[in-house]
RNA sequence: AAACGAUAAAGGCAAACCUGCCGAAAGGCAGGGACGCAAAGCUACGGGCCUAAAGUCAUUUGACCAUGGUCGCCGGGUUGCCGAA
Repeated sequence: AAACGAUAAAGGCAAACCUGCCGAAAGGCAGGGACGCAAAGCUACGGGCCUAAAGUCAUUUGACCAUGGUCGCCGGGUUGCCGAA
């Protein structure tokens, strides 16, 4: 240094839910709150998944579709604390 990840040490993040705001929705932001997380830091590059306003088709209800979203779905890229085996 890399790999690796302990009943180690110092810390970090924050699910569900509640309140307010934004949004057509999915979802996001802020505060509270902790299910958990060794990258649950960042990144929409690949895949998956969610939504369907506008648009298209059919029309009665509908169906298709991402340019929207999800990194706490997986992988890739990138950055980082500590140091037992």
Model confidence (mean pLDDT): 89 of 100. A computed fold for an 85-nucleotide RNA from a Syntrophomonadaceae bacterium, annotated as c-di-GMP-I riboswitch aptamer. It matches the Rfam family "c-di-GMP-I riboswitch aptamer". Rfam describes the family as follows. GEMM was predicted in a large-scale screen for bacterial structured RNA regulatory elements. It was read from a public genome assembly, where an Rfam model found it.